[in-house]
Context: one part of a larger RNA
RNA sequence: GGAUGAACGCUGGCGGCGUGCCUAAUACAUGCAAGUCGAACGAGGUUUAAUGGAUUGAGUUCUUCGGAAUAAUUUCUUUUGAACCGAGUGGCGGACGGGUGAGUAACACGUGGGUAACCUGCCCUCAAGCAGGGGAUAACAUUUGGAAACAGAUGCUAAUACCGUAUAAUCCCAGAGACCGCAUGGUCUCUGGUUGAAAGGCGGCUUUCGAGCUGUCACUUGAGGAUGGACCCGCGGCGCAUUAGCUAGUUGGUGAGGUAAAGGCCCACCAAGGCAGUGAUGCGUAGCCGACCUGAGAGGGUGAUCGGCCACAUUGGGACUGAGACACGGCCCAAACUCCUACGGGAGGCAGCAGUAGGGAAUCUUCCACAAUGGACGAAAGUCUGAUGGAGCAACGCCGCGUGAGUGAAGAAGGUUUUCGGAUCGUAAAACUCUGUUGUUGGAGAAGAACGUGUGUGAGAGUAACUGUUCAUGCAGUGACGGUAUCCAACCAGAAAGCCACGGCUAACUACGUGCCAGCAGCCGCGGUAAUACGUAGGUGGCAAGCGUUAUCC
Numbered sequence: 001g002g003a004u005g006a007a008c009g010c011u012g013g014c015g016g017c018g019u020g021c022c023u024a025a026u027a028c029a030u031g032c033a034a035g036u037c038g039a040a041c042g043a044g045g046u047u048u049a050a051u052g053g054a055u056u057g058a059g060u061u062c063u064u065c066g067g068a069a070u071a072a073u074u075u076c077u078u079u080u081g082a083a084c085c086g087a088g089u090g091g092c093g094g095a096c097g098g099g100u101g102a103g104u105a106a107c108a109c110g111u112g113g114g115u116a117a118c119c120u121g122c123c124c125u126c127a128a129g130c131a132g133g134g135g136a137u138a139a140c141a142u143u144u145g146g147a148a149a150c151a152g153a154u155g156c157u158a159a160u161a162c163c164g165u166a167u168a169a170u171c172c173c174a175g176a177g178a179c180c181g182c183a184u185g186g187u188c189u190c191u192g193g194u195u196g197a198a199a200g201g202c203g204g205c206u207u208u209c210g211a212g213c214u215g216u217c218a219c220u221u222g223a224g225g226a227u228g229g230a231c232c233c234g235c236g237g238c239g240c241a242u243u244a245g246c247u248a249g250u251u252g253g254u255g256a257g258g259u260a261a262a263g264g265c266c267c268a269c270c271a272a273g274g275c276a277g278u279g280a281u282g283c284g285u286a287g288c289c290g291a292c293c294u295g296a297g298a299g300g301g302u303g304a305u306c307g308g309c310c311a312c313a314u315u316g317g318g319a320c321u322g323a324g325a326c327a328c329g330g331c332c333c334a335a336a337c338u339c340c341u342a343c344g345g346g347a348g349g350c351a352g353c354a355g356u357a358g359g360g361a362a363u364c365u366u367c368c369a370c371a372a373u374g375g376a377c378g379a380a381a382g383u384c385u386g387a388u389g390g391a392g393c394a395a396c397g398c399c400g401c402g403u404g405a406g407u408g409a410a411g412a413a414g415g416u417u418u419u420c421g422g423a424u425c426g427u428a429a430a431a432c433u434c435u436g437u438u439g440u441u442g443g444a445g446a447a448g449a450a451c452g453u454g455u456g457u458g459a460g461a462g463u464a465a466c467u468g469u470u471c472a473u474g475c476a477g478u479g480a481c482g483g484u485a486u487c488c489a490a491c492c493a494g495a496a497a498g499c500c501a502c503g504g505c506u507a508a509c510u511a512c513g514u515g516c517c518a519g520c521a522g523c524c525g526c527g528g529u530a531a532u533a534c535g536u537a538g539g540u541g542g543c544a545a546g547c548g549u550u551a552u553c554c
Stems, first nucleotide, its partner, number of pairs: 001554004006550005013401006019394002021359001026357003030354003035092003040089002044085007052077003059070004099312003109236007118229002123225007131165001133163002140155006172193009200217007238284003245275003250272006257265001287309004291302004314335005337348004365391001367390003373387001374385004404434004414425004438495001439491006448481001453476008498543005503524003509538005519526002
């Protein structure tokens, strides 16, 4: 000199873009952060429309005055339909997104390879199929135990829930042949055996009312792709030798098991190996990288924000489900802590977004919206989304703007100083003229919106035809930010400058006070009666909405 996720002191006008618990991976009140699908399914409730039945019955007509007919209207109910609500079965998603860096010196990461040792839901392409049956169960009703959390019993019911059967292969198993290679082997062809499904939903047409055909979305099997993952290997990146020996599943083999898969991954048996001065083992420290800071470079330091990977979710352990987890807002066990309790037993996990306490030199709002981008579900409308988009707070950082401009010598007043002549603050002020960035008031007012969807028109593929679908086009309609940005008009120089330094290094000097005192100080050093070094004032220098100090790195 540069830099910072900074802090402290003094000061503080505005805007844009960023950034904001580095400490206690400490404990957490409260709210929200993962749901969605009725076009998979049955039942319940509410509202409403139509239809059939029962009931109340103002009024009107007739009347033999007993009543009869008609009927606005009240209530209940059957059937069919629509909308909504909250549970339940079922499907998909809760393995993404978001947070943190405790652990980890390791194939964790980076980089380059390998898998002839592997998996891959949703998505895309191709091929084939979607037949015929069965038994349950939740919800619900009744009931039992319990303070609660919840649990049990009996009875009923549905499905794209569950279970057999048929059918099939390029899947799997066994055998044969051909070709190829990288050691185990791989690819293709043929023969024999084994195994699947949602017959579903919605729409259209036809109908003998049983159903059939068809469109679309689902479903099943096989092959391939894409994406995502898993495992293995070479090399690379740290301190201590005041850590020199370490290791029994240890090193290797055979066999069996296990896994998606190779493998001491696990087990039985056998052998006695394996690593180490090119640093094993141990201890300490640490998430790694793209990058960031510095430097001419080589190098040194760092790993905040953003992006990639890894690990973790109060602590420790475990598996279940699933394409995928050994799962932050799932389950079980143990432990610590907190809460409820009828003392028998239960509930919880902010290192999600806000927020609280504590710790600390120190780090923000219990805000708005799903309008955009993206995600989950859904045919769609849409619902959910503290991801995200925005607003709020903070000079925390970078960048930009302003605090006026021109003229103006009686060199005013005043301050300071003086050799008392003057000098200086100083064109500085006043005064006059001008401007209106910003500010104040008033008015106009965005882009970000593309869709999806609805409605109309035209065309294409397909179909026996329709529905549906694809494309083009017209119209309707969608904004949290926000009456924001921006623009226009009017008004006023009005509302906006500080901080540090002035002995040398180092740009900038005098006066007074103090008197080795009070104090200063980065180093040299200054202060003991004329201090340019302490304190104050005037002046000057530097930077400027900042300026100094401290800490850390180069």

This is a predicted structure of a 554-nucleotide part of an RNA (small-subunit ribosomal RNA, 5' domain) from Lacticaseibacillus daqingensis. The sequence was found in a public genome assembly. Its mean pLDDT, the model's own confidence on a scale to 100, is 80.